A computed fold for a 1480-nucleotide RNA from an uncultured bacterium, annotated as small-subunit ribosomal RNA.
Its mean pLDDT, the model's own confidence on a scale to 100, is 83.
It matches the Rfam family "Bacterial small subunit ribosomal RNA".
[in-house]
């Protein structure tokens, strides 16, 4: 410090996610040691048990027992324990965070408005009396808790009295200070207020009372700061203030009476929600953000609510009273209790410890002290909960061991790792020793603890896991699984070759831990102060006026609020940081420093801002003089047109549309003429012209009226800019009332269109549109661009003014100001673009934005007659949504061009029959297979299924196998006969012994048989794992690269443009210049000529029946080499080009015809059944053999063909002319036989020689005469031929007989542009046989093309796009189903809260006539005072009623979201097929 994720790719915007650090954590797996920390975040739920606050006999009166000694009395225990009176403490320490948004906290002040026990300073005192009471004793009641009566007694308990001040109060006076309120000091006078004793032989000490000093602690007040919601906007009656009282330690409505009507609030009152606050902690570069465990300061609370008492201090955690809930005891009458102290229990929860030791230390209470108490505290225990440290060994060791895993089978890796050898001993273990902590004289005193630490001993001995390995992100392979199981933080993996699941091997990271989950900050500049934006991505309010507020021209003076700077105080300690030190280091701890950006007080400075005062004129405004304008409003006037009415002329149609119909018209329409009525709108002029703030404004005239501009520079003197709330204006539609209504026209009706058509089109037509008044307040109200000011190149047009120049006096030129436009520099911008009318550079003010959807919706408020508007969420859901530009693709977008693409023609298919044809479907034991299935499958693979082929089915057999290699044994191989069997096969018998080396023995090669194992074999699967080959777009003219240039980039340029071509063919131009693959050419064939060569070819000469023979190679022909054609020549057109048009010559003319040749790529196109091949699968079978069957089935559908339907023909007879091929297991002549298929026969030929081989259409002659025929030949019967082991299933052909459909084919559709279509026959491959298929060959031999509007396909440029799986795309809404959250809802149940009323415990205050009463007064009666009771006031709980608010729930209901393959349509994206969108 960044990264992943929107796209085919790009840049931007923008969200989501990740890497880091942290935690009072929890969970999973694992776990050696130690140190230091930390440990109920949830139920402020409930709590058994023990302990946590007592102490003092030196304040006081009482006063045991057990035990011991003794026979006992008694002594001792012991004036002890214990209870009580009294004092001090219990308000500290400890816990918790419920409440609290507040003077609660923090910081800084004030208290002249206060208090203070213990401690401290100082002064003065402590005289003399009195009456009680608990304990105790006796009794009563009660289950208990406890209560009560009578009697005795003491005090530092209680009560008078005396004395008394510089204490308190009153009166009046002086001085000083002052904030003018007061305060302080001094002196005078009057009144008031104290006390307690104890110890000690004493000295003395302690204690007590009054006053005083200080410290520490506390109370109260003030300023500032302190979370969210405005869908909380108004709140307030003791409320705000005053006077007078009361009250308190003390100011104060703190309380009361009276008086006044105030007080708070947009700088956020009031209300609601949430929350203890701080030092700090975590994070962050910082600014910030989040948090407030442990430690420390403050606050609040102590079962819930209320109340006071005591006291220096409490409204009191381990005190009291009352009420309530809960728990416990009970004899049912009544009582007891409060762990948010330490342990512990239970509950809740993902989750948080021992019912430990000790007061040794530190601190606290009491005490004179000894001491007692202390769950504060010090320690130990439990927990890897965190941080820190240490260890689990070190060195050497290559046969790179074994094993595992992988493998291309060679090896690689685990891996110096192990083993082995040599060493060390931290930690753990055992034994021995053994602290500091203990303190200011000495002694004593240690829970921790026999711990830390030290020494010795033994032995590598006892000690490694967890997560991850697709990218982000370090780390890769195998196996299993097969969209299953599963993973996943985001993107996303998994549908048979998964580095993403699971396991393994290996690796990477961290390590006594590692991962996961949760939470916080960071990254996120993603709330932007530092540090963002608003034309199109989210975002400028529809527009103005203006309040508060914010901001504000030049200059002089004053001031010092802001500002700057110095000083002082404070900012607790701890923490963080720095330095040093102590534990072996570290964590941790100790000491010092710094810091604490803050607040307060005070001094100084005065530039800037503010404030006050004075001046100025350039901002702003006024005045005067002008001209421009659809600016507004009111009234009047005008003509054209539509419609209607009346009349005339006139006759059959009109109207409307893509075409029609509804409609109008013989009752006279449309058309046309005349006259009239009425309403609305104002053509041409008219213009990126004008005016207005915007909405908006358009005939002419008049009245009233607003604003801007130009010129002059007279006046005012900063009067300005912006503008939250507020107020006003605000298109259309809509609403209300009343008018008006010609045209147009929602709704509606009818007619069409359509699958439907609640639409588009047509005919009608009502609201409305118009006017007046009143509402509504919204628009894509747009320049999608808030307002103001200043600055920053220009060019050009236009509009409103104005100055100057020049006699070219103009439609001229040069300037200035205001407006409206276009282009453009710098600059800006993601790009598009903006560019003095900024989207540039700056300042001021306002509004608005923060991912998409949900949603501009719900609820609430405000406004409205309503419609609705405005303000405006959340749950839930997605990983995108979006902007600009790029390349493609596409368009029922545009331009240009091409093609048998259409058109023009010719012939077909679709109808019939047949098919030995293919496919689908059906059937079947099998009817083998093919993702061969639009073009580009279907006479395809298959250039030939009777057996074989053959892969399928049935049956019978074989298992190292039909085939390959290796090993062992035997044998040559091989041939023949016979039996069983359907055959494969099995059994029996016979013959036979080879080749090479070697003298022989023996060995070797090939072959056969047997055996065992490695293996063979598979037309089994995957063409979506592949190679190769092929199809297709398409023989279309395209596809790219290097360098350069342009662009942030994807990309562009080149390759576009102007011409031209069959062509990216060529030329010209050009930020491009070149190049490659394609095109063309080179190749083959055909057409002409020449040369060479003539056998089997040919024949001008001779000859013959005959190229038969001689002779010859001129011709034909054959087959080799050359020539020829290049827009080369001429004319025209064109740009002086390329090229095109015409012509000449030529066998051939503009690529002469045909073929081969197929760019980058597309279709996961086809093929694992040609072949090859990865992986998977089968292995007595999915392999192999044999026989038979099947692939040939047949209601049907489709494709492809053949033959026809006839006379351009059929039949009969005669007769003519090819080319290219094939032939020895072959072609087969002559001749003979057969009606024929064919048979016999055997000559010739390994082929320019012989054979197949008769070409057929054609031509000549005859017949048929338009008919289901002398057309057509299916089907069937009989008889045959040939091939073959074998024609039953299932061959071809022949003869005779039979003689079906069919008379030219609906919608639709195919081929072909010349030697082509059409038509005619011939040959080959395959093949024993089988051709209507296929591949070739020649014969005869046309028609038509105006042309490119349309259909299809393609190319180039351009345009739009929401498409990129690319239009067979994308995508919208209803309905149906499932799930989720949410709104409404008759209501229902809780919480909180307000108001009114009832009620009123305890307590306090007041009153008191009833009852009681020691101290004081009084001789007494009695009084004062006190207590109880009663009453009154306040008040908690409680009750009733009415609201407000919030949560939960609710039949039913509304929309919303989500969900591979549901329904209906097709709204949007292209002109999306009616341009889309906004408002109503």
């Nucleotide at each position: 410090a960044g990264a992943g994720u929107u796209u085919g790719a790009u840049c931007c915007u923008g969200g989501c996610u990740c890497a880091g650090a942290a935690u009072u954590a929890a969970c999973g797996c694992u776990g050696g040691c130690g140190g230091c920390g930390u440990g109920c975040c949830u139920a402020a739920g409930a709590c058994a048990u023990g302990c946590a606050a007592g102490u003092c006999g030196a304040a006081c009166g009482u006063g045991a027992a057990a035990g011991u000694a003794g026979c006992a009395a008694u002594a001792u225990g012991a004036g002890u324990a214990a209870a009580g009176u009294g004092g001090c403490g219990c308000a500290c320490g400890g816990g918790u965070g419920a409440g609290u948004a507040a003077c609660a906290u923090u910081u800084g002040g004030g208290u002249a408005a206060c208090g203070u026990a213990c401690c401290u300073u100082a002064u003065c005192g402590c005289u003399g009396g009195g009456g009680a009471u608990a304990a105790c004793c006796a009794g009563a009641c009660g289950a208990a808790a406890g209560u009560u009566u009578g009697g005795c007694u003491a005090a530092u308990a209680c009560c008078g009295a005396a004395u008394a001040a510089u204490c308190c109060g009153g009166c009046a006076g002086a001085a000083a200070c002052u904030g003018c309120g007061g305060u302080u000091u001094c002196a005078g006078u009057c009144g008031g207020u104290a006390a307690a004793g104890c110890c000690g032989a004493a000295a003395g000490g302690c204690g007590c009372g009054a006053u005083u000093u200080g410290a520490g602690c506390g109370g109260c007040c003030c300023a500032a700061a302190u979370c969210c919601c405005a869908u909380u906007a108004a709140c307030u009656a003791g409320u705000u203030g005053g006077c007078g009282g009361g009250g308190u330690a003390a100011a104060a409505g703190c309380c009361c009476a009276c008086c006044a009507a105030g007080g708070u609030u947009a700088c956020g009152a009031u209300g609601g929600g949430u929350a203890g606050c701080u030092g700090g902690u975590c994070u962050g570069a910082g600014a910030g953000g989040a948090c407030g465990a442990u430690c420390a300061g403050c606050c609040a609370c102590a079962c819930u609510g209320g109340u006071a008492c005591u006291g220096a201090a409490a409204c009191a955690c381990g005190g009291a009273c009352c009420a309530g809930a809960c728990u416990c005891c009970u004899a049912c009458g009544g009582g007891a209790g409060g762990c948010a102290g330490c342990a512990g229990u239970u509950a809740g929860g993902a989750a948080u410890u021992u019912u430990g030791c000790g007061c040794a230390a530190u601190g606290g209470a009491c005490g004179a002290a000894a001491g007692u108490c202390u769950g504060a505290c010090g320690c130990a225990g439990c927990a890897a909960c965190g941080c820190c440290g240490c260890g689990u060994g070190a060195g050497u060791g290559a046969u790179g061991a074994a094993g595992g895993c992988c493998u291309u089978c060679g090896g690689g890796u685990u891996g110096u790792a192990a083993a082995g050898c040599u060493c060390u001993u931290u930690u753990a273990g055992u034994u021995g020793g053994g602290g500091c902590g203990a303190a200011a004289a000495a002694a004593a005193u240690g829970a921790c603890g026999g711990u830390a630490c030290c020494a010795a001993c033994a032995g590598a001995a006892a000690a490694a896991g967890c997560a991850c390995c697709g990218g982000c992100u370090a780390a890769c392979u195998c196996u299993g699984u097969g969209c299953c199981a599963g993973c996943a933080g985001c993107c996303g993996c998994g549908g048979u070759a998964a580095u993403a699941c699971a396991g393994a091997g290996g690796g990477u990271g961290c390590a006594a831990g590692c991962g996961u989950u949760a939470u916080u900050c960071g990254g996120a500049g993603u709330u932007a102060u530092u540090g963002g934006g608003c034309g199109u991505a989210a975002a400028g309010a529809g527009c103005g006026c203006g309040u508060a507020g914010g901001u504000g021209g030049c200059u002089c003076g004053a001031u010092a609020a802001g500002u700057u700077u110095g000083a002082u105080g404070u900012g607790a300690a701890a923490u963080c940081c720095c330095u040093g030190g102590a534990c072996u280091c570290a964590a941790u701890c100790c000491a010092g420093g710094a810091a604490g950006u803050g607040c307060a007080u005070u001094g100084a400075a005065u530039a800037c801002u503010g404030u006050c005062g004075g001046g100025c004129u350039c901002g702003a405004g006024u005045a005067c003089a002008g001209g421009a304008g659809a600016g507004g409003u009111a009234g009047g006037c005008g003509g054209a047109a539509u419609u209607c009415c009346a009349g005339g002329u006139g006759u059959a149609g009109a109207g409307g549309u893509g075409a029609g119909a509804u409609u109008c018209g013989u009752a006279g329409a449309u058309a046309u003429c005349u006259g009239g009525a009425g309403g609305a709108a104002c053509a041409a002029c008219a213009g990126u012209g004008g005016c207005g703030a915007a909405g908006g404004c358009g005939g002419c005239c008049u009245g009233c009226u607003g604003g801007a501009c130009u010129g002059u520079a007279a006046c005012u003197g900063a009067c300005a800019c912006u503008g939250a709330g507020g107020c006003g204006c605000g298109a259309a539609a809509g609403c209300g009332u009343g008018g008006g209504g010609a045209g147009c026209a929602a709704a509606c009706a009818g007619g069409a269109u359509u699958a439907g058509a609640u639409a588009c089109c047509c005919u009608g037509g009502u609201a409305g549109u118009c006017c007046a008044c009143g509402c509504c307040g919204u628009a894509a109200a747009c320049g999608a661009u808030g307002g103001g000011u200043a600055c920053u190149a220009g060019a050009u047009g236009u509009u409103a003014g104005u100055g100057g120049g020049u006699c070219u006096u103009g439609c001229c030129c040069c300037g200035c100001u205001g407006g409206c436009g276009u282009c453009g520099u710098a600059g800006c911008a993601a790009a598009c673009g903006c560019g003095u009318u900024a989207a540039g550079u700056a300042c001021c003010c306002c509004g608005c934005c923060u991912g998409g959807g949900g949603a501009g919706u719900a609820c609430g408020g405000c406004c409205g007659c309503a419609a609705g508007g405005u303000u405006a969420a959340a749950a839930c859901u997605c990983a995108a949504a979006g902007g600009a530009a790029u390349u493609g693709a596409c368009g029922g977008g545009g331009a240009c061009c091409c093609g048998c693409a259409c058109a023009a023609g010719c012939g077909g298919u679709g109808g019939a029959u047949u098919a030995u044809u293919g496919u689908g479907g059906a059937u079947u034991a099998a009817u083998u297979c093919g993702a061969a299935u639009g073009c580009a499958a279907c006479g395809c693979g298959a250039a030939a299924a009777a057996c074989c082929u053959u892969a399928c089915c049935u049956a019978c057999c074989c298992u190292u196998g039909a085939c390959a290699u290796g090993c062992c044994a035997g044998g040559a191989a091989c041939c023949c006969u016979u039996c069983a069997g359907a055959g494969a096969u099995g059994g029996a018998g016979g013959g036979g012994u080879g080749c090479c080396c070697g003298a022989a023995a023996g060995g070797g090669a090939a072959c056969c048989u047997g055996g065992a194992c490695a293996c063979a074999g598979g037309u089994g699967c995957u063409g979506c794992a592949u190679g190769g080959c092929u199809g297709u777009c398409g023989u279309c003219a395209g596809c790219u690269c290097g360098u350069g240039u342009c662009g942030u980039g994807a990309g562009a340029u080149g390759u576009u443009g102007g011409g031209u071509u069959a062509a990216g063919u060529c030329c010209c131009g050009c930020a491009a210049c070149g190049a490659g693959c394609g095109c063309a050419a080179c190749c083959c064939u055909u057409g002409c000529c020449a040369u060479u060569a003539g056998u089997u070819g040919c024949u001008a000469c001779a000859u013959u029946c005959a190229g038969u023979u001689g002779a010859g190679c001129a011709c034909u022909c054959u087959a080799a080499u050359g020539g020829g054609a290049c827009u080369g020549c001429c004319g025209g057109u064109g740009a002086c080009a390329a090229a095109c048009c015409g012509g000449a010559g030529g066998a051939a003319g503009g690529u002469g015809g045909g073929g081969a040749u197929g760019a980058c790529g597309u279709c996961a196109a086809g093929u694992c059944c040609u072949c090859a091949u990865g992986g998977c699968c089968c292995u007595u079978a999915u392999g192999g053999g044999u026989a038979g069957g099947g692939c040939u089935u047949c209601a049907c559908a489709c494709g492809u063909a053949a033959u026809a339907c006839a006379a351009u023909g059929g039949c009969c007879g005669g007769u003519a002319c090819a080319g290219a091929g094939g032939g020895c297991a072959g072609c087969c002549a002559a001749c003979u036989c057969g009606c024929g298929a064919g048979a016999g026969g055997g000559a010739g030929c390994u082929a320019a020689u012989c054979c197949c081989a008769g070409a057929a259409a054609g031509c000549c002659g005859g017949u048929c005469g338009u008919a289901g025929u002398c057309c057509g030949g299916a089907u069937u019967g009989c008889a045959g031929u040939c091939u073959g082991c074998a024609a039953c299933u299932c061959g071809a052909c022949u003869g005779c007989a039979u003689g079906a459909a069919g008379c030219c084919g609906g919608a639709a559709u195919c081929g072909c542009u010349a030697g082509u279509a059409a038509u005619c026959g011939c040959g080959g491959a395959u093949c024993a046989g089988c051709a209507u298929g296929u591949c070739g060959c020649g014969g005869u031999g046309a028609a038509u093309a105006c042309g490119u509007u349309c259909c299809c396909g393609g190319g180039u440029c351009u345009u739009g796009u929401a498409c990129a799986c690319a239009c067979c795309g994308c995508c919208c809404g209803u309905c149906a189903c499932a799930c989720c959250a949410u709104g409404g809802g008759a209501g229902u149940g809780g919480g909180u809260u307000u108001c009114a009323c009832c009620a009123g415990a305890a307590g306090u205050a007041g009153u008191u006539a009833g009852c009681c009463u020691a101290a004081c007064c009084g001789c007494a009666a009695g009084g004062a005072g006190g207590g109880c009771g009663a009453c009154u006031a306040c008040c908690a709980c409680g009750g009733u009623g009415a609201g407000a608010u919030u949560c939960a729930u609710g039949a039913c209901u509304g929309g919303g979201g989500u969900g591979a393959a549901g329904u209906c349509g097709u709204a949007a994206c292209a002109a999306g097929g009616u341009a889309a969108c906004c408002g109503u």